[in-house]
Parts: sequence; structure tokens; C1' cells
RNA sequence: AGGAGAGUAGCAUAACGGUAGUGCAUCGGUCUCCAAAACCGACGGUUGCAGGUUCGAAUCCUGUCUCUCCUG
Repeated sequence: AGGAGAGUAGCAUAACGGUAGUGCAUCGGUCUCCAAAACCGACGGUUGCAGGUUCGAAUCCUGUCUCUCCUG
């Protein structure tokens, strides 16, 4: 330099162009003599960034940043 893949909540990980979910963690509650476990609930996302297409974009297109791999 060229090519491929990945980027979504504190962590991990889903999501046909049509309400962004799930698990763990955190917090609250039930239970218990207390705690753990279990169960119930809550909190937490400018979907890496900037544009474009569309009635509507995490998703499609362009550029760009970071990381990983391949070629040289």
C1' cells in the first nucleotide's frame, strides 16, 4: 500500500428496513436469625464518528477512526 472481518448498556452478545432485546454485573424487594442461592422488579444504549438513500436505517450506500487477520 491492497484485501477481509469486527465496533450495539459497565462486560458479553442478539436484532427481515418498521417499539433496540437477552445474559452477567449494579440497585430495590420477597425469602432467611444473618448471608448466599433462588424468585420478582428497576436502572442503564447519541447502535465508533460524519454524511447520503428512504415515509422510516443498528441494518442499505459513501467517507473516516480504532482493533484483528491475510497479501506484498